[in-house]
Molecule: SAM riboswitch aptamer (S box leader)
Organism: Alkalihalobacillus alcalophilus ATCC 27647 = CGMCC 1.3604
């Protein structure tokens, strides 16, 4: 690295090191010395895992699978601003746009899983 699925307008610190860059690209706009990035500590959520019930299927009759509900000890992740908007395509609006909307795709990110 590639592939296969799920999820992406909710959440989350006036802390400690640190010292100028960050928000993935593109074009915006932002965000930063009232301290960026990285690293800790916190703290969020619940994708894996867990532990128990109900209710459905399946099943070589005890398991095995959805699906709700708990918690939150381990493995990840996340901790401005909708994925920060947006880029391709289609639809509506409008007298008309390079203009508003909204759907879908792409790219992106996290999970799990597979080569």
């Nucleotide at each position: 690295c590639u592939c296969u699925u799920a999820u992406c307008g909710a959440g989350a610190g006036a802390g400690g090191u640190g010292g100028a860059g960050g928000g993935a690209c593109u074009g915006g706009c932002c965000c930063g010395a009232u301290g960026a990035a990285a690293c800790c500590c916190g703290g969020c959520a619940a994708c894996c895992g867990u532990a128990a019930a109900a209710c459905g299927a399946a099943u070589c009759u005890u398991u095995u699978c959805g699906u709700u509900c708990a918690a939150a000890a381990g493995g990840u992740g996340c901790u401005a601003a909708a994925u920060c908007c947006u880029g391709c395509a289609a639809a509506g609006c409008c007298a008309a746009a390079u203009g508003c909307u909204u759907u879908g795709a792409a790219a992106g990110a996290u999970g799990a899983g597979a080569u």